[in-house]
RNA sequence: GAGGCAGGCCGGAACGUCGCUGGCUACGCUCACGCAAGUGGGCUGUGGCGGGAGGAAAGUCCGGGCUCCGCAGAGCACGACGCCGGGUAACGCCCGGACCCGUUUACGGGAUAGAAAGUGCCGCAGAAACGAUACCGCCUUCGACGCCUUCGGGAGUCUUAGGUAAGGGUGAAAUGGUGAGGUAAGAGCUCACCGGCGAUGAGGCAACUCAUCGUGCUGAGGUAAACCUCGUCGGGAGCAAGGCCAAGCAGCGGGUGAGUUGCUCGCUCAUAUGCCCGCGGGUAGGUUGCUAGAGUCAGUUGGUGACGGCUGGCGUAGAGAGAUGACGUUUGCGGUCGUUUGGGCUGAUGCCCGAAUGACCGUACAGAACCCGGCUUACAGGCCUGCUUCGCUC
Numbered sequence: 001g002a003g004g005c006a007g008g009c010c011g012g013a014a015c016g017u018c019g020c021u022g023g024c025u026a027c028g029c030u031c032a033c034g035c036a037a038g039u040g041g042g043c044u045g046u047g048g049c050g051g052g053a054g055g056a057a058a059g060u061c062c063g064g065g066c067u068c069c070g071c072a073g074a075g076c077a078c079g080a081c082g083c084c085g086g087g088u089a090a091c092g093c094c095c096g097g098a099c100c101c102g103u104u105u106a107c108g109g110g111a112u113a114g115a116a117a118g119u120g121c122c123g124c125a126g127a128a129a130c131g132a133u134a135c136c137g138c139c140u141u142c143g144a145c146g147c148c149u150u151c152g153g154g155a156g157u158c159u160u161a162g163g164u165a166a167g168g169g170u171g172a173a174a175u176g177g178u179g180a181g182g183u184a185a186g187a188g189c190u191c192a193c194c195g196g197c198g199a200u201g202a203g204g205c206a207a208c209u210c211a212u213c214g215u216g217c218u219g220a221g222g223u224a225a226a227c228c229u230c231g232u233c234g235g236g237a238g239c240a241a242g243g244c245c246a247a248g249c250a251g252c253g254g255g256u257g258a259g260u261u262g263c264u265c266g267c268u269c270a271u272a273u274g275c276c277c278g279c280g281g282g283u284a285g286g287u288u289g290c291u292a293g294a295g296u297c298a299g300u301u302g303g304u305g306a307c308g309g310c311u312g313g314c315g316u317a318g319a320g321a322g323a324u325g326a327c328g329u330u331u332g333c334g335g336u337c338g339u340u341u342g343g344g345c346u347g348a349u350g351c352c353c354g355a356a357u358g359a360c361c362g363u364a365c366a367g368a369a370c371c372c373g374g375c376u377u378a379c380a381g382g383c384c385u386g387c388u389u390c391g392c393u394c
Base pairs, nucleotide, nucleotide: 001390002389003388004387005386006385007384008383009382010381012331013330014329015328016327017326018325020052021051023049024048025047026046027045028043029042030041031040032039033038054365058376059375061374062373063372064371065370066238067237068236069235073265074264075263076262078234079233080232081231082230083097084096085095086094087093098112099110100109101108102107113229114228118227119226120223121222122221135168136167137164138163139162140161143158144157145156147154148153176194177193178192179191180190181189195217196215197214198213199212200211201210202209203208242288243287244286245285251279252278253277254276255275256274257269258268259267295314296313297312298311299310300309301308302307332363333362334361335360336359337358338357339356340355341354342353343352344351345350
């Protein structure tokens, strides 16, 4: 100087005018109670003071808080997760580690239990893809042919019979790999090293790693994001949950049970005035749930870290067809073009860095709806920190 990897932050601001919404407060009007003082309400009322969308509010994918189900127990089914150890209210999330894969590296990824319980699949190609075999080959033998010959035989072609899987081919994958010896030619046939399997020891909480010894080898490959087996976890429905007030009514038929995924058992309730199912009629407005939370900020402390402890501070939207806006001025940041100018490098053309000024353009993704912890996705532009690679110079 040019790249890359990981993490974090900002992503507009100020002023003015008008407007929306919630809280507190003063006044005005009004209702109820009260002898009164006063108390409790209401209003698109008028002022004052303070507050009013996010890092993802998004997806609705997980986990919970909370509410309800006449006590929600067990089994089956179903679903999810799946290396080890931690964190957390909990999780399919996060942290640390082991192993495998990718990458020069920083780093990134992993649906990571079991293939000797069983079933299934591996198309095409290939001889052959779970009990395998020979397409091209290599070697030997019987026979035939012709060539050479130093007459011992030698090289070659075709056929028959046998041996072989080292070499080549096909494929994602073909009876473990490399090398040497051996063989008619070959093969763990033998040996060395590696790999597999077994035993022992050491390190580690563990996943796992290392070492030593033995053994020609018992795994004949892969796939479980195929069925399956094993282990762990899971009651259901959901703020349109629920509670309170108001309004309104018309029944008819069927069943003997009803009880919040499905089935079975158990348990509880009911006993025909009940409950359930189907058809049909009527009413449906207000209020609450609704914001103090597994909250947040700062300091300190423990831990590699996720995260935890202690101390202190803060009070931080609550709408309801759904508020948080519109306009104007100035300005911040980024980019393009032009003018002026300072510095550095170079022989030079030129290149690089900065400043002032003018004009123009842009300013991302995107709106709470009961609340929280995660994951995933979107994001113009800018900044910070750490790590790593390459080049040049000293």
A computed fold for a 394-nucleotide RNA from a Spirochaetales bacterium, annotated as Bacterial RNase P class A.
Its mean pLDDT, the model's own confidence on a scale to 100, is 78.
The source organism's lineage runs through Bacteria, Pseudomonadati, Spirochaetota, Spirochaetia and Spirochaetales.
Its Rfam family is "Bacterial RNase P class A". It is annotated as a ribozyme. From the family's description: Ribonuclease P (RNase P) is a ubiquitous endoribonuclease, found in archaea, bacteria and eukarya as well as chloroplasts and mitochondria.